[in-house]
Molecule: Bacterial RNase P class A
Organism: Pseudomonadota bacterium
């Protein structure tokens, strides 16, 4: 310098004038005034995941239904997230030669990465044949009426997204894993690794495709609702009305009641507990309250540094407190600066040419001046950890390969 990649940060600054919000202090009877600290984001967005927190479900166990995840091992409060590793694919570049084909392949990126021999289903059209296959063209053999018939074949061609291992070689009438070598695949085993997996050895000619982001099977995980959750205060009303299901009991009794059965609280079952001749379940009609306080900001918090770890992250020490509105606040104006683009001027610098005089000419690349235009995506609402999406412009760091210089 070229090419390919990964990550981080900023995304306006300063000043003046005026104007906002919570809280605190002072003054004031009050209204209010003065002063002080602080006052939107990396995504506040989407509402896709996981939680904290609150309330509900009578509890426990097993199962069912429904839903989620899907290589291995770690991290985390947890996750569908993050980290590392494994496997597959892509990949700048590079090698070979038959110049468009094959091989290798960095950093990095992507993967909805368990199972097709449990079962069901789909693979249109084309094609001979696309789930138990298949002979159109072709090749070989025989016969003959000389272009047809019979038989064999699946190496070559064609159709297609995909045609039942691949390349080569021997063999054959022509062929075929038919034999052989290598690759691929199955089985057994050894070594390494926590494991996914990788490598080695021996052996077997080894016909049996793809799709599960199709239903499904396997492994693991999961109560429900959500701050419009909830709590308190105040106020008001009608402690409202109607219908249905279940109820039909048995025994004892000192007449108080007790026991059993049954019903309900559960998707099913077992156990426990509780309730019950208005308990429970279902439906319909109707009334009151839409006020105030709180939940509401100290957190799985942030920053710095050290140690452990490949890393995600964890631990220890020290420091900091940074919105809490309640129809919803943080804004407006002016000036200068900054960044970017365009136009004009300028020959200071650079470059080129002439010239050899410390010069001239050209050029707007750099610098300077002036003018105009632009300055991204976008606003908390209980709070966190993630993912995904949007983002004008600018800066910084790192990795890989190649070329070159020293």
């Nucleotide at each position: 310098c070229c090419a390919g990649g990964g990550g981080g940060c900023c995304g306006g600054g300063c000043a003046g004038c005026c104007g906002c919000g919570u809280c605190c202090u002072u003054c004031g009877c009050a209204a209010g005034a003065a002063g002080g600290c602080c006052g939107a984001g990396g995504a506040a967005a989407g509402u896709c995941c996981g939680g904290g927190c609150u309330c509900c479900a009578c509890g426990a166990a097993a199962c069912a239904a429904g839903g989620g995840u899907g290589g291995c091992g770690g991290g985390u409060a947890a996750c569908g997230c993050c980290c590392g590793c494994c496997g597959g694919g892509c990949g700048a570049c590079u090698u070979g030669c038959u110049u468009g084909c094959a091989g290798g392949g960095a950093a990095g990126c992507c993967c909805a990465g368990g199972g097709a021999a449990a079962g069901u289903g789909c693979c249109a059209c084309a094609g001979a044949g696309a789930g138990c296959a298949g002979a159109c063209c072709g090749c070989c053999u025989c016969a003959c009426u000389c272009g047809u018939g019979a038989g064999g074949u699946a190496a070559g061609g064609g159709u297609g997204a995909a045609a039942g291992g691949g390349u080569g070689u021997g063999g054959u009438a022509a062929g075929a894993g038919c034999g052989c070598a290598c690759c691929g695949g199955g089985g057994c085993u050894c070594u390494g690794g926590u494991a996914a997996c990788a490598g080695g050895g021996c052996u077997c000619g080894c016909a049996c495709g793809g799709c599960a982001a199709a239903c499904c099977c396997c492994a693991c995980c999961c109560g429900g609702a959500g701050c419009a959750a909830g709590a308190c205060c105040g106020a008001a009303u009608a402690g409202g009305g109607g219908c249905g299901g279940c109820g039909c009991g048995u025994c004892c009794u000192u007449c108080g009641g007790g026991a059993c059965a049954g019903g309900c609280g559960u998707g099913u079952u077992u156990c426990g507990c509780g309730c019950c001749c208005g308990a429970c379940c279902g439906c319909c009609c109707g009334g009151g309250u839409u006020g105030g306080u709180u939940g509401c900001u100290u957190g799985a918090g942030c920053c710095g540094c050290g140690c452990a770890g490949c890393g995600a992250u964890g631990c220890a020490c020290g420091g900091c407190c940074u919105a809490g509105a309640g129809g919803a606040a943080u804004g407006g104006c002016u000036g200068c600066c900054c960044c970017g683009g365009c136009c004009g001027a300028u020959a200071c610098g650079g470059u080129g040419c002439c010239c050899c005089a410390u010069g001239g000419c050209a050029u707007a690349c750099c610098g300077u001046c002036g003018g105009c235009c632009g300055g991204a995506c976008a606003g908390a609402a209980c709070c966190c950890g993630g993912c995904u999406u949007a983002c004008a412009g600018g800066c910084c760091c790192c990795c890989u390969g190649g070329c070159g210089a020293a």